Predicted 3D model of a 72-nucleotide RNA (transfer RNA) from Owenia fusiformis. Its Rfam family is "tRNA". Rfam classes the family as a transfer RNA. The source organism's lineage runs through Eukaryota, Bilateria, Sedentaria, Canalipalpata and Owenia.
[in-house]
RNA sequence: GGAGAUAUAGCUCAGUGGUAGAGCGUUCGCCUGCAAAGCGAAGGGUCCCUGGUUCAAAUCCAGGUAUCUCCU
Numbered sequence: 001g002g003a004g005a006u007a008u009a010g011c012u013c014a015g016u017g018g019u020a021g022a023g024c025g026u027u028c029g030c031c032u033g034c035a036a037a038g039c040g041a042a043g044g045g046u047c048c049c050u051g052g053u054u055c056a057a058a059u060c061c062a063g064g065u066a067u068c069u070c071c072u
Stems, first nucleotide, its partner, number of pairs: 001071007010024004018055001026042005048064005
């Protein structure tokens, strides 16, 4: 210098154009002599940034940023 992948909750990740989700973790309650386990509930999001397409974008397109991989 060239090519590709990834970016969504505290963490690991789903979500292929129409209400943003799961597991774990956190908080509270039930249970227990106390705790753990189990059960129930709650809280937690500018979907990396900017712009475009569309009635409607996490999703499609363009550019940028960060991380990783490959080629030279």